[in-house]
């Protein structure tokens, strides 16, 4: 001096998934319990739908060819990546899964409930806002 790989702290992403409090307890854990965020079920009124089932999370969906099937391709749409925060635009570059309810349930006021995980390491440039800091 490059480049890989492996640890550990601070930081950063994606997602709702984060903070305070008190028990335990080797522990990052484990448990209750607030706040916070996010989800489901729930009248009237009204609109729409189904009956060969049918819904819910989530960005994770449509239509074509190729295939025995697993599955590949391409359109289109939908999603996330930029180290001071947000919108927008362009161009790169990755995702487009998985899970659950169990014949059931559009919205939806009171009220009812639930979760609060898990995975990872970074894209450049214009515009406008609006903050901070310096002179």
């Nucleotide at each position: 001096u490059a480049u890989g790989c492996u640890a550990a702290a601070u930081c950063g992403c994606u997602g709702a998934a984060u903070c305070c409090g008190g028990a335990u307890c080797g522990a990052u854990g484990u448990c209750c319990g607030g706040a916070g965020c996010g989800g489901g079920g729930g009248a009237u009124u009204c609109c729409c739908a189904g009956g060969u089932g049918g819904g819910g999370u989530a960005a994770a969906c449509g239509c074509g060819c190729c295939g025995g099937u697993c599955g590949g391709c391409g359109c289109g749409c939908g999603g996330g990546c930029c180290a001071g925060u947000c919108u927008u635009u362009c161009a790169g570059c990755c995702c487009g899964a998985a899970c659950c309810c169990g014949u059931c349930a559009a919205c939806u006021a009171a009220c009812c409930u639930c979760g609060u995980a898990a995975g990872c390491g970074u894209u450049g440039a214009a515009a406008g806002a609006g903050g901070a800091g310096c002179a």